[in-house]
RNA sequence: GAUUUAUUAAGAGGAGUGAAGAGAACAGGCUCUGAGAAACUCCGGCAACCCCUUUUCUAAAGAGGAAGGUGCCAAUACCUGCCCGAUUUUGGGAAUAAUAAUUU
Numbered sequence: 001g002a003u004u005u006a007u008u009a010a011g012a013g014g015a016g017u018g019a020a021g022a023g024a025a026c027a028g029g030c031u032c033u034g035a036g037a038a039a040c041u042c043c044g045g046c047a048a049c050c051c052c053u054u055u056u057c058u059a060a061a062g063a064g065g066a067a068g069g070u071g072c073c074a075a076u077a078c079c080u081g082c083c084c085g086a087u088u089u090u091g092g093g094a095a096u097a098a099u100a101a102u103u104u
Base pairs, nucleotide, nucleotide: 001104002103004101005100006099007098008097013043014042015041016040017039021032022031023030026081027080028079029078044073045072046071049069050068051065052064053063054062077096082093083092084091085090
C1' cells in the first nucleotide's frame, strides 16, 4: 500500500515555537482564524478498537479495568453533491473518508 470486518449525531484543554491559512479529495456553501490558522513539541484530558480481568464451549454477546499499542480533544465525517422516497421542511440508503484489528 492492499484486503476484510466493526464503528463514526457522545466525549475531551492549556502552553511554547510558528506566521496564514484550516475544516480528507474535487465542487458549492457555511464556519474557525493576526484576540494567531496549519504544522511541530511539552504537559493534560477523552474514549475503549487492540489489550487486561471476568463471564462463556479458552465461541459470540455482556460486565469491569485503563499499565501498554493506537486514536482522538470546533461545529453530525460542519452541510450538500450519487440513488430511492417525500415535496414547505426533509427520511432512508449508497459511495468516499477516518480510526482500530485480522490477513497479505
Predicted 3D model of a 104-nucleotide RNA (SAM riboswitch aptamer (S box leader)) from an uncultured Chlorobiota bacterium.